[in-house]
Predicted 3D model of a 73-nucleotide RNA (transfer RNA) from a Candidatus Portnoybacteria bacterium. It was read from a public genome assembly. Rfam family: tRNA. Rfam links the family to the GO term triplet codon-amino acid adaptor activity. It is annotated as a transfer RNA. From the family's description: Transfer RNA (tRNA) molecules are approximately 80 nucleotides in length. Clan: tRNA clan.

RNA sequence: GCGCCCUUAGCUCAAUGGACAGAGCGUCUGGCUUCGGACCAGAAGGUUAGGGGUUCGAGUCCCUUAGGGCGCG
Numbered sequence: 001g002c003g004c005c006c007u008u009a010g011c012u013c014a015a016u017g018g019a020c021a022g023a024g025c026g027u028c029u030g031g032c033u034u035c036g037g038a039c040c041a042g043a044a045g046g047u048u049a050g051g052g053g054u055u056c057g058a059g060u061c062c063c064u065u066a067g068g069g070c071g072c073g
Stems, first nucleotide, its partner, number of pairs: 001072007010025004018056001027043005049065005
């Protein structure tokens, strides 16, 4: 330098172009317990990496930028 892949909650990951983007773990609150853990119930937490475009509608499709990974030279 060229090609391919990845980027979504604090972490690991889901989500056919279509209802309010969800789950597990973690965190917080309450219950339970002598206290804690485990367990049970609930809650908070999101610019879906940045920008632009296509579309009635984009996490998803297209372009571009950035970061990371793999391969080739």